[in-house]
RNA sequence: AUUGAAAAAGGCAAACCUGUUGAAAGGCAGGGACGCAAAGCAUGAAGUCUACGGCGAUUAGCUAUGACGGUUCGGCUGCCAAAC
Numbered sequence: 001a002u003u004g005a006a007a008a009a010g011g012c013a014a015a016c017c018u019g020u021u022g023a024a025a026g027g028c029a030g031g032g033a034c035g036c037a038a039a040g041c042a043u044g045a046a047g048u049c050u051a052c053g054g055c056g057a058u059u060a061g062c063u064a065u066g067a068c069g070g071u072u073c074g075g076c077u078g079c080c081a082a083a084c
Base pairs, nucleotide, nucleotide: 002082003081004080011036012035016031017030018029019028020027021026034070040076041075044073045072046071047068048067049066053063054062055061
């Protein structure tokens, strides 16, 4: 540097439940495991969600500066193993 079939050290933790926080999406903590070889980090591009506020006379609707990132692509870093 390549690869992730098997194994193993270690790791993460979906849904759901409880508490808490937030206008919401969602976040955080605890429980819990469907899964994950980057389900580690960041959030650049796309995508998705929300709409307090703003626009809209108003309803409808639109809108990210708010989020997700366990949706895809790209960036950075790393454990174990295999064969070389």
This is a predicted structure of an 84-nucleotide RNA (c-di-GMP-I-GGC riboswitch aptamer) from a Eubacteriaceae bacterium. Taxonomically the source falls in Eubacteriaceae (Bacteria, Bacillati, Bacillota, Eubacteriales). Of the family's consensus pairs, 95% are formed in the model.